c-di-GMP-I-GGC riboswitch aptamer from a Eubacteriales bacterium, 84 nucleotides, folded computationally.
Of the family's consensus pairs, 95% are formed in the model.
NCBI's taxonomy places the organism under Bacteria, Bacillati, Bacillota, Clostridia, Eubacteriales.

RNA sequence: GCCGAUAAAGGCAAACCAAGUGAAAGCUUGGGACGCAAAGCUAAAGGGCCUCUGGGAAUCUCCCGUGGCAGCCAGCUACCGAAA
Repeated sequence: GCCGAUAAAGGCAAACCAAGUGAAAGCUUGGGACGCAAAGCUAAAGGGCCUCUGGGAAUCUCCCGUGGCAGCCAGCUACCGAAA
């Protein structure tokens, strides 16, 4: 460096509930744990997904635009150290 234990020390927190916020997707705080070895950071440099208070088209979809998702992939950084 790669890798990831029934290791040690710690960390995060899905669904759901309450309050707040938003047009929505969603977000914030508290409770709560399904899980996570990057579930840390990046959405103003990639792909993907979601949204519609907007615009357009060849209209059961697509494009542009808006706002979001990092617990989809990706990029960047990082604690610990058994085995191989």